[in-house]
RNA sequence: GGGCCCGUAGCUCAGCACGGUAGAGCGCUCGACAAUAGACCGAGUGGUCGUGGGUUCAAAUCCCACCGGGCCCG
Numbered sequence: 001g002g003g004c005c006c007g008u009a010g011c012u013c014a015g016c017a018c019g020g021u022a023g024a025g026c027g028c029u030c031g032a033c034a035a036u037a038g039a040c041c042g043a044g045u046g047g048u049c050g051u052g053g054g055u056u057c058a059a060a061u062c063c064c065a066c067c068g069g070g071c072c073c074g
Stems, first nucleotide, its partner, number of pairs: 001073007010026004020057001027045005050066005
């Protein structure tokens, strides 16, 4: 230098082929469970979807450039 994959909640990840209100588990907070703690139970709490631009009535999703990580080729 070239190719491919990944980047979404504090963490681990789904959602992207087929554009249409952003989700799960864990965590955290509060409550209840005979004092405390754990487990279980109930409620609550979560995001400019890596950045910028484009297409579109509408973009996490499609297109372009760039940034970061990984693998491969030279």

Transfer RNA from a Candidatus Bathyarchaeota archaeon, 74 nucleotides, folded computationally. Its mean pLDDT, the model's own confidence on a scale to 100, is 83. The RNAcentral record of the sequence draws on ENA. It matches the Rfam family "tRNA". Rfam describes the family as follows. Transfer RNA (tRNA) molecules are approximately 80 nucleotides in length.